[in-house]
């Protein structure tokens, strides 16, 4: 200074706006409008949040007479992790995606 790798998906959450619902206003009522700086449901939603399940790894044990190999079954491990600016959808916006990204230790 380069390379590979740091997993995948699901359910919740923190958190998000305002498409529809409610709820508040106008308006005599309907219709409509108009407000998220409206608690809230429907909605989105974490790399660095929780959980599960696959996933992968290694030790061992069976299948098996012996190795490989592949199938299973147990038990163990999947570390670490600070971040703008902008800009993308979707109705909008967001710890969502650009992105474990520039950048810094």
């Nucleotide at each position: 200074g380069u390379g590979c790798a740091g997993g995948a998906u699901g359910u919740c959450u923190a958190g998000g706006g305002u498409u529809c619902c409610g709820c508040c206003g106008u308006c005599a009522u309907u219709c409509a409008c108009g407000g998220g700086u409206c608690u809230g449901g429907u909605c989105c939603g974490a790399g660095a949040g929780a959980u599960a399940u696959c996933g992968c790894u290694g030790u061992u044990c069976g299948g098996u007479c012996a190795a490989u190999c592949c199938c299973g079954g147990a038990c163990a491990g999947u570390a670490c992790a600070c971040g703008g600016c902008g800009g993308g959808g979707c109705a909008a916006a967001a710890u969502c995606c650009c992105g474990g990204g520039a950048g810094g230790c």
The RNA shown here (Guanidine-I riboswitch aptamer) has 105 nucleotides. The sequence was found by an Rfam model in a public genome assembly. The prediction has a mean pLDDT of 83.